Notes:
Predicted 3D model of a 72-nucleotide RNA (transfer RNA) from a Minisyncoccota bacterium. NCBI's taxonomy places the organism under Bacteria, Bacillati, Minisyncoccota. The sequence was found in a public genome assembly. Its Rfam family is "tRNA". The family's RNA type in Rfam is transfer RNA.
């Protein structure tokens, strides 16, 4: 250089083009407990950036950025 894959809460991971963007762990608050732990309830927290297609894009297309695999 060429071909291809990936990018979603702090971490991991879901999501037929129409979802309130869900779940687990972690964090915070409350309950429980003499206290801690365990347990229960609740909260906060995310679609890499830019364009395009579409009535509607996390999802499809293109470019860029970052990471990875193969190949020369």
């Nucleotide at each position: 250089g060429g071909u291809c894959c990936c990018a979603u809460c702090g971490u991991c991971u879901a999501a037929c083009g129409g979802u309130u963007a869900g779940g687990a762990c972690a964090u915070u608050g409350c309950c429980c407990u003499c206290u801690c732990a365990c347990g229960g309830c609740a909260a906060a927290a995310a679609u890499a950036g830019g364009a395009g297609u579409u009535c509607g894009a996390u999802u499809c297309u293109c470019c860029u950025u970052g990471g990875g695999a193969c190949u020369a």